[in-house]
RNA sequence: GGGGCGAUAGCUCAGCCUGGGAGAGCACUCGACUGAAGAUCGAGAUGUCGAGGGUCCAAAUCCCUCUCGCCUCA
Numbered sequence: 001g002g003g004g005c006g007a008u009a010g011c012u013c014a015g016c017c018u019g020g021g022a023g024a025g026c027a028c029u030c031g032a033c034u035g036a037a038g039a040u041c042g043a044g045a046u047g048u049c050g051a052g053g054g055u056c057c058a059a060a061u062c063c064c065u066c067u068c069g070c071c072u073c074a
Stems, first nucleotide, its partner, number of pairs: 001073007010026004020057001028044005050066005
């Protein structure tokens, strides 16, 4: 240098193919329970969806460029 995969909540990831509500588990906060805690149950908060641009009424999702990580070819 060529090709491929990945980047979404504090962490691990789904959602992308087939455009329209941003989600799950764990963690966290509050409450119930307990002598207290853990477990359990209930409720809640949390995201510039890696960056920039384009298409579109509308983009995490489609297109282009770039950054970082991993694999691979030379």
A computed fold for a 74-nucleotide RNA from a Candidatus Aenigmatarchaeota archaeon, annotated as transfer RNA. The RNAcentral record of the sequence draws on ENA. The coordinates come from a structure-prediction model, not an experiment, and the mean pLDDT is 83. Rfam family: tRNA. Rfam links the family to the GO term triplet codon-amino acid adaptor activity.